[in-house]
RNA sequence: GCGACAGUAGCUCAGCCUGGGAGAGCACUCGGCUGAAGACCGAGGUGUCGGGUGUUCAAACCACCCCUGUCGCA
Numbered sequence: 001g002c003g004a005c006a007g008u009a010g011c012u013c014a015g016c017c018u019g020g021g022a023g024a025g026c027a028c029u030c031g032g033c034u035g036a037a038g039a040c041c042g043a044g045g046u047g048u049c050g051g052g053u054g055u056u057c058a059a060a061c062c063a064c065c066c067c068u069g070u071c072g073c074a
Base pairs, nucleotide, nucleotide: 001073002072003071004070005069006068007067010026011025012024013023020057028044029043030042031041032040050066051065052064053063054062
């Protein structure tokens, strides 16, 4: 330099193919339970969906550009 894949909650990821409600588990906070704690039960999403532009009535999802990481080729 070229190509592929990945980037979504604090962490690991689903959702993208087929555009319309932003989610799961763990962690965390509060409450219950307990002498206290753990476990368990109940409640709570804490997020510019890596950045920008475009298409569209509508974009995490489609198109283009850029950034970061991993792998391969040279």
Predicted 3D model of a 74-nucleotide RNA (transfer RNA) from a groundwater metagenome. Its Rfam family is "tRNA". By type it is a transfer RNA. The coordinates come from a structure-prediction model, not an experiment, and the mean pLDDT is 83.